[in-house]
Small-subunit ribosomal RNA from an uncultured organism, 1416 nucleotides, folded computationally.

RNA sequence: CGGCAGGCCUAACUCAUGCAAGUCGAGGGGUAAGGUUCAGCUUGCUGAAUACACGACCGGCGCACGGGUGAGUAUCGCGUAUGCAACCUACCUUAAACUGGAGAAUACCGCGAGAAAUCGGGAUUAAUGCUCCAUAACAAUCAGCAAUCGCAUGGUUACUGGUUUAAAGCUCCGGCGGUUUAAGAUGGGCAUGCGUGUCAUUAGCUAGUUGGUGAGGUAAUAGCUCACCAAGGCCACGAUGACUAGGGGUUCUGAGAGGAUCGUCCCCCACACUGGUACUGAGACACGGACCAGACUCCUACGGGAGGCAGCAGUGAGGAAUAUUGGUCAAUGGGCGCAAGCCUGAACCAGCCAUGCCGCGUGCAGGAUGACGGCCCUAUGGGUUGUAAACUGCUUUUCUACGGGAAAAAUGGCCUGGAUUCGCUCCGGGAUUGAUGGUACCGUAGGAAUAAGCAUCGGCUAACUCCGUGCCAGCAGCCGCGGUAAUACGGAGGAUGCAAGCGUUAUCCGGAUUCAUUGGGUUUAAAGGGUGCGUAGGCGGAAUGGUAAGUCAGUGGUGAAAUCUUUCGGCUCAACCGGAAAAUUGCCAUUGAUACUGCUAUUCUUGAGUACAGUUGAAGUAGGCGGAAUGCGUCAUGUAGCGGUGAAAUGCAUAGAUAUGACGCAGAACACCGAUUGCGAAGGCAGCUUACUAAACUGAUACUGACGCUGAGGCACGAAAGCGUGGGGAGCAAACAGGAUUAGAUACCCUGGUAGUCCACGCUGUAAACGAUGAUCACUCGUUGUUGGCGAUAUACUGUCAGCGACUGAGCGAAAGUAUUAAGUGAUCCACCUGGGGAGUACGGCCGCAAGGUUGAAACUCAAAGGAAUUGACGGGGGCCCGCACAAGCGGAGGAGCAUGUGGUUUAAUUCGAUGAUACGCGAGGAACCUUACCUGGGCUUAAAUGUAGAGUGCCGUAGGCCGAAAGGCCUGCUUCCUUCGGGACGCUCUACAAGGUGCUGCAUGGUUGUCGUCAGCUCGUGCCGUGAGGUGUCGGGUUAAGUCCCAUAACGAGCGCAACCCCUACCCUUAGUUGCCAUCAGGUUAUGCUGGGAACUCUAAGGGAACUGCCUACGCAAGUAGUGAGGAAGGUGGGGAUGACGUCAAAUCAGCACGGCCCUUAUGUCCAGGGCUACACACGUGCUACAAUGGCUGGUACAGAGGGCAGCUACCUGGCGACAGGAUGCUAAUCUCCAAAACCAGUCUCAGUCUGGAUUGAAGUCUGCAACUCGACUUCAUGAAAGUGGAUUCGCUAGUAAUCGCACAUCAGCCAUGGUGCGGUGAAUACGUUCCCGGGCCUUGUACACACCGCCCGUCAAGCCAUGGAAGUCGGAGGUACCUGAAGUCCGUGACCCUCAAGGAGCGGCACUAGGGUA
Repeated sequence: CGGCAGGCCUAACUCAUGCAAGUCGAGGGGUAAGGUUCAGCUUGCUGAAUACACGACCGGCGCACGGGUGAGUAUCGCGUAUGCAACCUACCUUAAACUGGAGAAUACCGCGAGAAAUCGGGAUUAAUGCUCCAUAACAAUCAGCAAUCGCAUGGUUACUGGUUUAAAGCUCCGGCGGUUUAAGAUGGGCAUGCGUGUCAUUAGCUAGUUGGUGAGGUAAUAGCUCACCAAGGCCACGAUGACUAGGGGUUCUGAGAGGAUCGUCCCCCACACUGGUACUGAGACACGGACCAGACUCCUACGGGAGGCAGCAGUGAGGAAUAUUGGUCAAUGGGCGCAAGCCUGAACCAGCCAUGCCGCGUGCAGGAUGACGGCCCUAUGGGUUGUAAACUGCUUUUCUACGGGAAAAAUGGCCUGGAUUCGCUCCGGGAUUGAUGGUACCGUAGGAAUAAGCAUCGGCUAACUCCGUGCCAGCAGCCGCGGUAAUACGGAGGAUGCAAGCGUUAUCCGGAUUCAUUGGGUUUAAAGGGUGCGUAGGCGGAAUGGUAAGUCAGUGGUGAAAUCUUUCGGCUCAACCGGAAAAUUGCCAUUGAUACUGCUAUUCUUGAGUACAGUUGAAGUAGGCGGAAUGCGUCAUGUAGCGGUGAAAUGCAUAGAUAUGACGCAGAACACCGAUUGCGAAGGCAGCUUACUAAACUGAUACUGACGCUGAGGCACGAAAGCGUGGGGAGCAAACAGGAUUAGAUACCCUGGUAGUCCACGCUGUAAACGAUGAUCACUCGUUGUUGGCGAUAUACUGUCAGCGACUGAGCGAAAGUAUUAAGUGAUCCACCUGGGGAGUACGGCCGCAAGGUUGAAACUCAAAGGAAUUGACGGGGGCCCGCACAAGCGGAGGAGCAUGUGGUUUAAUUCGAUGAUACGCGAGGAACCUUACCUGGGCUUAAAUGUAGAGUGCCGUAGGCCGAAAGGCCUGCUUCCUUCGGGACGCUCUACAAGGUGCUGCAUGGUUGUCGUCAGCUCGUGCCGUGAGGUGUCGGGUUAAGUCCCAUAACGAGCGCAACCCCUACCCUUAGUUGCCAUCAGGUUAUGCUGGGAACUCUAAGGGAACUGCCUACGCAAGUAGUGAGGAAGGUGGGGAUGACGUCAAAUCAGCACGGCCCUUAUGUCCAGGGCUACACACGUGCUACAAUGGCUGGUACAGAGGGCAGCUACCUGGCGACAGGAUGCUAAUCUCCAAAACCAGUCUCAGUCUGGAUUGAAGUCUGCAACUCGACUUCAUGAAAGUGGAUUCGCUAGUAAUCGCACAUCAGCCAUGGUGCGGUGAAUACGUUCCCGGGCCUUGUACACACCGCCCGUCAAGCCAUGGAAGUCGGAGGUACCUGAAGUCCGUGACCCUCAAGGAGCGGCACUAGGGUA
C1' cells in the first nucleotide's frame, strides 16, 4: 500500500432530524396537483376535454415477510427422534362443477365548532363494499345398511334417505378474476420419549391440585374452562424453592476423553417504553395497528392533545471500548400490479478504524584508505558499528504523469426472423439498461526515486558491554535484582526477536494424572465413620433349558445448509470464494447372533445356616459372702513431741497427740496369682460364690438349599468429665484456704478441703474412641514362642483347626516401615480427602435442661504449611576420655605510690590503627628537633628521581651583602670542554607529558598474622549400600599422648595431619689443639699458664655411638600395660625448641609492602618554623617498688652463662663525696675490655610509719645533643607522702618448674626500659581424685535450629476501620398470603333508542379473570 472479513461485549438507558410498507385507475365515485390538446382572450390567466396521469376517499391485496435485540425464560424453550385415527393453511399447482336475479346504504364533498388533534349534524352517490332470493354437491350434518382395516379410542370405503349452505365483476376479447369441492405443495399448531446450569445451609410440594362423568370452548386434543363425584398427583433416580442463563449448528483448546464458548453467518424461541387486553385477518394477541393503566418526554391559545430507533444513519449518557445523519434499486430478493412500473436503510456498493487474516514493498549488485564519527579495550595500537556509507553500475513491484480500459447484463419491454399445440406459447437476432466506476486491469515515460518501527537482551528465553545511581531512584510473569565495580534500575553503543506492526492488559483452554471415565488417593503428608444391627440400593456360588432387555453384527431412515477434512477449480499468488467427496463418532426403526450380564423355569452343594456332643474364658446382668488396708469411735498403756520437706513452715498435740493393744462402725477398692495371657462388636472386663443370659472354638454325622456380602438414611450401644432427682460419703481430690519456693508463682512441693469419685433411675454422645490401618472373600516363601480344642493315653514329639505375639524374604512403599493378624496380589460395597491460615469458626437447620454436640461456609490473607529421611549444630540428654580445667599446693593481681597502655574528657591539635576470649608495656626493638602521618603560621606548583621533545642559556662551585623564625627570596663578583666555528658534549632555566597522596574502601584483593589448637582430626580413589541427600571406610572390642597400634569387619588402599627425620641440651668415643687448658718435667715472679714444653684433663667444634618396651616377671590372643625389676649418663615421645591438617571467626592489617576501583591536583601534593602526640575531675588493663627481722644498713669474702665493642669497649693513673672529667694503654676480640647479684662471714637495728618505704619537693651539679622551657637521663645534699599484706573476684605454675637473684643484648646522640628478647645463680610445695566450673575429642539420642541456642518462637498492648463477623436501629428492593378497590377487554343478560318485521347494534347491568392501587 492493496485484497478479504469484522466493528456498543457497558445503559432492553434517553432520543432531535431524515428515511426504513406500500401498491392497484385493468374494482369504484371521481379530479386536489402536473402533462397534452382545444377554446376564450385582459398574453398569462380562465374554461373545457383527455383508457396521459392521479393527492385525499370507498374497495382489494400486503402490512404476521424482510430488518433489530437477547430483557425475560431452567422450560416440550431448545436439540434429537417420533406421533396427530385430534388439526389449520391466503397467495401457488392439479382436477371437477358453477358464476342467475334483486335490494338498501355510505365515504369522498360542502357547512359549523376547535389553537390543534379531532368532532358534530346535513344533502347526494358508486363498486370486486354490504344484504336478500335462486341453483348445487363426491362439502357439512342426521338416520340406516354392508364390506374391510387398525395397538386402543376407532378408521376407511360403497349404497339409501332427510336437512343446511355460494359467487363479482373488469377487459385491449387474448384473458384476468369470483364461488364450492377434492388433492398436492408450502407454512404452521398440538402431543410424546430422551438430553439440557449451580445450591440440600431449599425436604417436602400441590385444591383445578390428580383422575372420572357431563357441558362449554378451540382449527384441533386436553382441567383449556365450569358443575358434580372420587382423593389423588409429584418427590432422595432430587419434587418445591433460590440464584444464574435465550437454546442449537458451531468456535477456541486438548493426543483423546473432556473443558470453555454461543460474536459475525444459518435454524428455532422470546421481546418491541413497562404491564394488561382483545379486534381485524388464512395467519397476530401484531416493532414503524387499536384500547386501558403506569412512568417519562414534547406541543398548547391552559380548554386539551401527541409520542415510543432492541429498523438504517445520527445525538446525549454510560464506558477501557466499537463507524457515515453516504450512493443506488444496475444485480439478487420481497410487496402490489395484466404490464410498464412504483416502493424497498432488505440488498448491492462506497466512506471511517493496522480490529483480524492474507499478500506486496521500502531496493539489487559491486565497492576496504575496512574512511569520518560513535562505542569499547590489555590504549604509539586494536576491536565493533561495517560493505554499512560515500562512489559506480543495474532494476522499476510500488509512486508520479499521460493514454487505453473491463467482466459483473441475464431478463424485461421495443424492433425483427422462425417454429407453432395458435397460448404475445417457445426458440433466435438487433439496438437499449451499471450505483460501484473511468474502479480493477493494461501500456508509455521518469527516477532509488514515495515508504521502518516496536519490544527485549540475569535464568526460564534468542540476544553484552560501558557510564550514571548507591536497598535511593526504580524493575519484576516466577525465581528475584538495587546497601560504590548492577550483563536485572536509568542512559548509551552493540546485539536478538518480530515486522506495518510491536509490546502491555483482560479472558478461555492447555501444561494440571491438581476432581483422576480414560487417569488419583486415605499407618505417619489432607483423608477410615467410635462400634454394631439393619432398610433402600449396589454386588453375588455350580448345572441345564427358555427369552432376547443390556451386548454384538448387518440393513434402512434421519443427522438442514454453512463450518471442519480431502480433492478439483476461480480471483497474477494467498487470504477469500465455488464444485464434488468424505465426515457428522448421534437418534430411531428393522433383521439376525446368544458367549457374558439380566429375567424366567427346573436342579445341585462347596458359600451361609440348623440339629447333636464336648470345651473355654477378668463376656454381661442381679443377689449373697470374705479378708487385708484406711479412717473414725470407745477403753487401755504411755509421754512430748508428731507430721512433712531439698530445707522448712502451715497443721496436729499436755483438754494427752504420734506410737502400741483390744473391741466396734463406715465406705471404697480387690495385694499375691498376673503373663506380648484370656474374653467382648467397640467402649471395656480382675476377691469368692449362686442364678439367669450371650458368644466363640473343636469333633462327627444328618438336614435346609444361595437363604450370601456390604450397607446411604435409620435404630441401638458407647471411657472419662458433666447435668437432673434421690441416696451414700472411708480414702482420694478440681474449686477454695493456708504454708513454702520465687523477681513474681493465680504453678510444680507441703498441710487442709468442697463438688466429684460410689449406688439407683434419667440425660449427654464426645476422646490420641489408636493398630492414628473400614467390612467381607480368595490367593501368596520361611523360622520361632504361646492360649483353647481334637487325633491318642502323655503341655515327650508330631499333625491339624481357631486365636495371641516375635523375627525375616519376595512384593509394596516417598521413606520410616509392612510382610498369611499385609501397608502384597485380586474382587464387592460403604465412609472420607483435594495448599496453609481464617475454622471445625460464623450464619441457618436438627438434637440437648444446660454445658454443648452434629451438619458446616465465606470475605480476607500467606507462598508456603506438611511427611519421611540425611549431614551438621545445639541440649540445665546419656555414655567414654583428655587438658594447671577443677581439686591439692606455691606465688601474685584486685587496696598504696609510681611507670606504661587504653577509654573518657579537654584541646588549634591532643595524628592513625588494634576493642570479649584472640585490643589495652599492642603496631612502637626506643615522639626534645627529625621521626610525624596532627595543629597554627609562612612559602612552592614539576619541588626529589628518571626519560622524551622544544626553546633559551653557561654552568657547577664559591665569596660577599641584604630581608626573613627558617624555608625561601633579592643583588654583586669569579666562572666549562671539544670544534671542520655550522655546531656538539655536559649542566642549568623555562614549557609540555608522564608525577605525588600515611586520602577512602581489609566488606574488591595479594601477602602476612591471631584464635580454636600441637586439639586429633580432615579427606580421596575404587568397591559396596541407598531413588536421593548421603552412608560405609573413619563404626565395634581393646589400647595409646595421638584416626597410636592390634583384633574384628563390605570394604580394600591412599593422602593431609600424629609420630619420626632437623636444632639445642644430658653421657661416651674418635679427630684436631689456638687466642682456650696445665696432670707430669723445667724456668721465672711478692703474685698470675707468665715462659719452655705437653695433648693427659676441662673446654672448644666436627664426626660417630647410645634408648629399641631390646631383656626379666606378671596380665593379655595381640597391640600393649604394670614393676622401688636388672643394666644404664639417660626408661618408656629423657628435657626444650622449630614444625600448626581441612577449615572457622566477611577475625586483623590499603599506616610495613604490593594491588583493583573511587577521590585530591596553586592541593588531601610538597618545604619550613613553632606547637602537639607527654593535656587530666575520672575509669580500666599490664607492670615496678613496697608495706619489712627468711628483713634493712655497714664492712668483708666468693662463684656464672650468654652476648657486645673502633665516631666503640676501655685496663691503669690523677682529680671530684658522686654522676663524671683529664690523661694513658690494650683490643677489629676463646688473646684486650664491659663483668655479677642473691649467697657466705661478721657487726648493727628490735617491731616502730621505724635505720621499713621511697613518692613528692627544694637546691647544686654531670653527661648527650644545634637545642633538655613545654619534654631527657644520671649524681650529691636536703625533704620523707601513701603504704602495716589488700572486698567481691581473679591470674600463673607439675621440676631445674614456681619463687627469688643479678647479667647481657636490640632499638639508640641521649633516654623517660620498671617494657621486650635472651642468659645463667640459688632453688621448693602439691596432685586423694574427675562429682562440679571452663574448653575440647569420640559414640549415641531428641530437635519445629541450618545466620545453626547470641537459634527458633508464643501471647498481650497503640492508632485505624480496607476486608469479614456482630451491633440499638435506619433506608431501599424482591417474593408470598389475606382482605378492600378495580380501568380497558372478552363473556352473559337486557335492549322502550337505531334499524323495514326479524336478525343485529348503540346503551345499560352483571359474573369471573384480572393489570394496577391500598391496608395488614

Record summary:
The prediction has a mean pLDDT of 82.